[in-house]
RNA sequence: CGAGCUCGCCAGACAGUCGCCGCCGGUUGAACCGGGGGAGGAAAGUCCGGGCUCCGCAGGGCAAGGUGCCAGGUAACGCCUGGGCGGCGCGAGCCGACGGACAGUGCAGCAGAAAGUAAACCGCCUAAGCGCCUUCGGGCGACGGUAAGGGUGAAAUGGUGCGGUAAGAGCGCACCGCGUGACUGGCAACAGUUCACGGCGAUGGUAAACCCCACCUGGAGCAAGACCAAAUAGGAAUCCAAUGGCGUGGCCCGCGCUGGAUUCGGGUAGGUUGCUUGAGGGCUGUGGUGACGCAGCCCCUAGAUGAAUGACUGUCCAAGACAGAACCCGGCUUAUCGGCGAGCUCAUUUU
Numbered sequence: 001c002g003a004g005c006u007c008g009c010c011a012g013a014c015a016g017u018c019g020c021c022g023c024c025g026g027u028u029g030a031a032c033c034g035g036g037g038g039a040g041g042a043a044a045g046u047c048c049g050g051g052c053u054c055c056g057c058a059g060g061g062c063a064a065g066g067u068g069c070c071a072g073g074u075a076a077c078g079c080c081u082g083g084g085c086g087g088c089g090c091g092a093g094c095c096g097a098c099g100g101a102c103a104g105u106g107c108a109g110c111a112g113a114a115a116g117u118a119a120a121c122c123g124c125c126u127a128a129g130c131g132c133c134u135u136c137g138g139g140c141g142a143c144g145g146u147a148a149g150g151g152u153g154a155a156a157u158g159g160u161g162c163g164g165u166a167a168g169a170g171c172g173c174a175c176c177g178c179g180u181g182a183c184u185g186g187c188a189a190c191a192g193u194u195c196a197c198g199g200c201g202a203u204g205g206u207a208a209a210c211c212c213c214a215c216c217u218g219g220a221g222c223a224a225g226a227c228c229a230a231a232u233a234g235g236a237a238u239c240c241a242a243u244g245g246c247g248u249g250g251c252c253c254g255c256g257c258u259g260g261a262u263u264c265g266g267g268u269a270g271g272u273u274g275c276u277u278g279a280g281g282g283c284u285g286u287g288g289u290g291a292c293g294c295a296g297c298c299c300c301u302a303g304a305u306g307a308a309u310g311a312c313u314g315u316c317c318a319a320g321a322c323a324g325a326a327c328c329c330g331g332c333u334u335a336u337c338g339g340c341g342a343g344c345u346c347a348u349u350u351u
Base pairs, nucleotide, nucleotide: 002346003345004344005343006342007341008340009339010338012316013315014314015313016312017311018310020038021037023035024034025033026032040322044333045332047331048330049329050328051327052221053220054219055218059253060252061251062250064217065216066215067214068213069083070082071081072080073079084098085096086095087094088093099212100211104210105209106206107205121150122149123146124145125144130141131140132139133138158176159175160174161173162172163171177200178198179197180196181195182194183192184191185190225273226272227271228270235264236263237262238261239260240259244258245257246256247255280299281298282297283296284295285294286293287292
C1' cells in the first nucleotide's frame, strides 16, 4: 500500500409548532388540561418448532408424513454450538439431501468384443496332441489356451516389481491397497509410523430411484375460544334409522352418546373479552472451547379494528436503501442504501 475471510453494532438524533392512538391523573361522567409512551432487522415468506384455546378417547394399531455422522444446547425443532469424515480454496475460511448397495427390485445414451457371473475387436501361445507341406531348421491350418499388451469409454474387474509359464493370470512372493479381529487414543463419530490372519465377496455406480433401518408425529386453529345484547321461521322437503348414525384428516379395534345426512328458504353478522408481564429486556459476576446455564440488581417497551406515529422549520450527521405489528415467542430463508469497530489470511515494496 492492495486484495480478501469471519464476527459484532447502528437503522437517523436533538429542539419547536400543528395533527392521530392508547394509558395514568384532574373527576363519578362528557368537553378540556397535564404527564409518560407509540412498527422491524428483517415487521416479509407462511417454511419449521412451540406457548395458548377447543374437540366426552386426545387410548391402541395400520397407513401416511418428517428427520438422518457423533456429542451437547434449548420449551422444542428440520434450529444453534463443538467435533469427525468428505469436497472446494495458496490461505484465513466455506459447503455437505452425511444411516444402508451383503435384504430385495429397478435404472444407466453413444462408443466398445463386452457395462455384472461372463465374454474376445486387434493381439499373444500352439508346449502336448490332430491334418497338410518341408531344404528336417521349421511353416500353414483346425481344435485349444489366454486377458499381461493395444484400442473404446466417465468407468473394463486391485496397483508396482520379481519369479513362474507354451504364452499368461494373486498362479506364487514382497510392498502398497482392501477385509476381519485384537490393541492404543477418544464419551462417541472416528483415527492409527501398531500387531495378527486372509489372496480378497468380479467389495463397480445410483437410494435428491422404489425400498430397508433408527428416531419423531392426535386434529383444528385468535376468523381458536368465552360472555352479553338483539332479531328471525321452535321453517319446509327428501333419505337412512339401533344389525343404524354421530363423536376435529383416512382405515380398524376399543370407548362414549342417541338420532343423523343432504337440499331449499329466513334472521343476525353488533358489543365486550381473548389483547399484551413475556420460555421478556438490560447490566454485573460466575461456570463452560462454545451454543448456553446459574446468581444478584435494574426496567415495563404499540395493542389498532375499513385499521393509529403524519406535515412543517432549524441544527448536527456517516445515510436513508429494503421496507409497516394485527394472539405471542424461538429459528430458518429471502430483500437491502450504507456507516462504524475488532480479529485473521495472502501478495508486493522497504528496513

The RNA shown here (Bacterial RNase P class A) has 351 nucleotides and comes from Marinobacter nitratireducens. The coordinates come from a structure-prediction model, not an experiment, and the mean pLDDT is 76. Its Rfam family is "Bacterial RNase P class A". Rfam classes the family as a ribozyme.